[in-house]
A computed fold for a 98-nucleotide RNA from a marine sediment metagenome, annotated as SAM riboswitch aptamer (S box leader). The prediction has a mean pLDDT of 85. The RNAcentral record of the sequence draws on MGnify.

RNA sequence: UCUUAUCCAGAGAGACUGAGGGAACUGGCCCUAUGAAGUCCGGCAACCUGCAUAUUGCGUGGUGCUAAGUCCAGCGGUGUAAAACCCGAAAGAUGAGA
Numbered sequence: 001u002c003u004u005a006u007c008c009a010g011a012g013a014g015a016c017u018g019a020g021g022g023a024a025c026u027g028g029c030c031c032u033a034u035g036a037a038g039u040c041c042g043g044c045a046a047c048c049u050g051c052a053u054a055u056u057g058c059g060u061g062g063u064g065c066u067a068a069g070u071c072c073a074g075c076g077g078u079g080u081a082a083a084a085c086c087c088g089a090a091a092g093a094u095g096a097g098a
Base pairs, nucleotide, nucleotide: 001098002097003096004095005094006093007092012041014040015039016038020031021030022029025074026073027072028071042066043065044064047062048061050058051057052056070091075088076087077086
């Protein structure tokens, strides 16, 4: 980089640390010293894997995840006086494969 599946569920009142964070840009809106990000531990889940009493189950191992629907919009459609709402795309995230 390409293909493909998923993205409305779930997950700490712990330890260290100490200021920022929510992917990038723009615009919003939020979280944050009642402690951000990070690390460790814990937990969730079940994509791959393993096992089994095998249209399912368990959770061994490998990822992943652990505020808000991928926090919302940005493009197209629907709709409206203008909005809101709704649908799709794009972009992104994660797994598996190439």
The model forms 94% of the base pairs in the Rfam consensus.